[in-house]
RNA sequence: AAUUUGUUCCAAGGCGAGGUGUGAUUCCUCGACCGGCGGUUAGAGCCCGCAAGCUAGUUGACUAUAUUGCAACUAGUUGACACGGUUAGAUUCCGUGGCCGACGGUAUAGUCCGGAUGAAAGGAGAUUGAU
Numbered sequence: 001a002a003u004u005u006g007u008u009c010c011a012a013g014g015c016g017a018g019g020u021g022u023g024a025u026u027c028c029u030c031g032a033c034c035g036g037c038g039g040u041u042a043g044a045g046c047c048c049g050c051a052a053g054c055u056a057g058u059u060g061a062c063u064a065u066a067u068u069g070c071a072a073c074u075a076g077u078u079g080a081c082a083c084g085g086u087u088a089g090a091u092u093c094c095g096u097g098g099c100c101g102a103c104g105g106u107a108u109a110g111u112c113c114g115g116a117u118g119a120a121a122g123g124a125g126a127u128u129g130a131u
Base pairs, nucleotide, nucleotide: 002131003130004129007125008124009123010122015031016030017029018028019027032111033110034101035100036050037049038048039047045099046098053077054076055075056074057073058072059071060070081097082096083095084094085093103114104113105112
């Protein structure tokens, strides 16, 4: 110095006004706001992939037994971009105009409440041992 094992910490955001109505930040009208992680050596909500969420199955621990729940794994599911300009190179920058948004609750929700003081893709740091 590098690799490896463990460990500590971090790890997403965002609604106002009016209307209707018994009841709406959810419907209607007008106008807003938000954007996880890795890659692309030109910088991404909309390119490629991942995580999370949801569905099903398998296995495992616990238990007298079973169900449920929990953990791991496997499979499936999971939204959206065009044009012009610059350039060696951009669906990533600039300009213009568009589009998207899990599950449960509730008067129908990207923005309220909840699972979530959770988990994770991943990022940062110090130290010890071994090579």